The RNA shown here (transfer RNA) has 76 nucleotides and comes from a bacterium. It was read from a public genome assembly. Its Rfam family is "tRNA". Gene Ontology term of the family: triplet codon-amino acid adaptor activity.

RNA sequence: GCCCAUUUAGCUCAGCUGGUAGAGCAGCUCAUUCGUAAUGAGCAGGUCGCUGGUUCGAGUCCAGUAAUGGGCUCCA
Numbered sequence: 001g002c003c004c005a006u007u008u009a010g011c012u013c014a015g016c017u018g019g020u021a022g023a024g025c026a027g028c029u030c031a032u033u034c035g036u037a038a039u040g041a042g043c044a045g046g047u048c049g050c051u052g053g054u055u056c057g058a059g060u061c062c063a064g065u066a067a068u069g070g071g072c073u074c075c076a
């Protein structure tokens, strides 16, 4: 230098053919218990890496860019 993959909640990850952004764990509240754990109910938590474009509408499509991981090339 080139190619590929990944980037979505605090963490790990889903998200179909473009049409209301989700799960588990963690956190908070309540119930239960003598108490704790466990369990149950509920609540909160999002710039979908970033910038722009297409579209009535973008996490999803297109262009650019950044970070992370992997592979390759060069060595006259």
Stems, first nucleotide, its partner, number of pairs: 001072007010025004019056001027043005049065005